RNA sequence: GCCGACGUAGCUCAGGGGUAGAGUACGUCCUUGGUAAGGACGGGGUCGUGGGUUCAAUUCCCAUCGUUGGCU
Numbered sequence: 001g002c003c004g005a006c007g008u009a010g011c012u013c014a015g016g017g018g019u020a021g022a023g024u025a026c027g028u029c030c031u032u033g034g035u036a037a038g039g040a041c042g043g044g045g046u047c048g049u050g051g052g053u054u055c056a057a058u059u060c061c062c063a064u065c066g067u068u069g070g071c072u
Stems, first nucleotide, its partner, number of pairs: 001071007010024004018055001026042005048064005
C1' cells in the first nucleotide's frame, strides 16, 4: 500500500428499517441467627464519529477513526 471482519450498558455479546435486549456486574428489598446461594424490583445506552437515502436508521449507502486478520 491492497482486501476483509469487528465497534451496541462497567464487562461478554444479541438485535440487520418502526422508540434497544440478555447474561454478568451494581443498588434496594425478601429469605437467614449471620454469610453464601436463591428470589423480586430498579438504575445504567448521543448503538465509535460525520454525512447521505427514507415518513422513520443501531439496521441500508459513503467517508473517517480505532481494534484485529490476510496479502504484498
Source information:
This is a predicted structure of a 72-nucleotide RNA (transfer RNA) from a Bacteroidota bacterium. Rfam family: tRNA. The family's RNA type in Rfam is transfer RNA. The same sequence occurs in records of 2 taxa. The source organism's lineage runs through Bacteria, Pseudomonadati and Bacteroidota. RNAcentral holds the sequence, with entries from ENA.